[in-house]
RNA sequence: CUCGCCGAGGGGCGCUGCAGCAGAAAUCCUCUGCCAGGCUCGGCGGGAUUGCCUAACGGCAACGGCGCCCUUCCACU
Numbered sequence: 001c002u003c004g005c006c007g008a009g010g011g012g013c014g015c016u017g018c019a020g021c022a023g024a025a026a027u028c029c030u031c032u033g034c035c036a037g038g039c040u041c042g043g044c045g046g047g048a049u050u051g052c053c054u055a056a057c058g059g060c061a062a063c064g065g066c067g068c069c070c071u072u073c074c075a076c077u
Stems, first nucleotide, its partner, number of pairs: 001047009010070006018038001020034005037063001
């Protein structure tokens, strides 16, 4: 750095449908359905690559289309 799994980022309802997935169609790059944690952080494992001063202790956040509601915190009345 990347892949997979797990957890977390307070919760819910409605809408749209990009990417993605499924199905159909067949050369038009289309239609239908699902779909707003697909992002980030932490833990574990695998893989790749490079480097050398870290390791331990320690530390944990910022975000997430539109509308509404609940919860929590702060301020004002």

SAH (S-adenosyl-L-homocysteine) riboswitch aptamer from Povalibacter uvarum, 77 nucleotides, folded computationally. The coordinates come from a structure-prediction model, not an experiment, and the mean pLDDT is 76. Lineage of the source: Bacteria > Pseudomonadati > Steroidobacterales > Steroidobacteraceae > Povalibacter. The RNAcentral record of the sequence draws on Rfam. Of the family's consensus pairs, 100% are formed in the model. Its Rfam family is "SAH (S-adenosyl-L-homocysteine) riboswitch aptamer". On this family, see Wang et al., Mol Cell 2008: "Riboswitches that sense S-adenosylhomocysteine and activate genes involved in coenzyme recycling".